[in-house]
RNA sequence: UUCAUCGAGAGUAACGGAGGGACUGGCCCAAUGAAGUUACGGCAACCAUCAGCGGCGCAGCCGGCUGAACGGUGCUAAGUCCACCAGGCAGUGCCUGAAAGAUGAA
Numbered sequence: 001u002u003c004a005u006c007g008a009g010a011g012u013a014a015c016g017g018a019g020g021g022a023c024u025g026g027c028c029c030a031a032u033g034a035a036g037u038u039a040c041g042g043c044a045a046c047c048a049u050c051a052g053c054g055g056c057g058c059a060g061c062c063g064g065c066u067g068a069a070c071g072g073u074g075c076u077a078a079g080u081c082c083a084c085c086a087g088g089c090a091g092u093g094c095c096u097g098a099a100a101g102a103u104g105a106a
Stems, first nucleotide, its partner, number of pairs: 001106006011040005019029003024083003041076003045073003049068005054062003080100001085097005
């Protein structure tokens, strides 16, 4: 940079000490202890492995679905917490699409 996904799901303990939820504005979480680190778990998104089904072919190839174990990252408050831009409906609300962000693969 490109592609895909992002309303679900999932903890405890120790250290640590005041902040955190990407930015901005709200609104939340937090000394009944934040961020961060460690240990053991858990969740399930992508990639990789194996098996079965299917198609073309008879050497194998293809991509789709399902299942399994394990691994590489990832995640483990709230719709990506909501909005911040544009549009529609006609009322300060709802919906849609972008932008930005996060994760994975190349």
Molecule: SAM riboswitch aptamer (S box leader)
Organism: Acidaminococcus massiliensis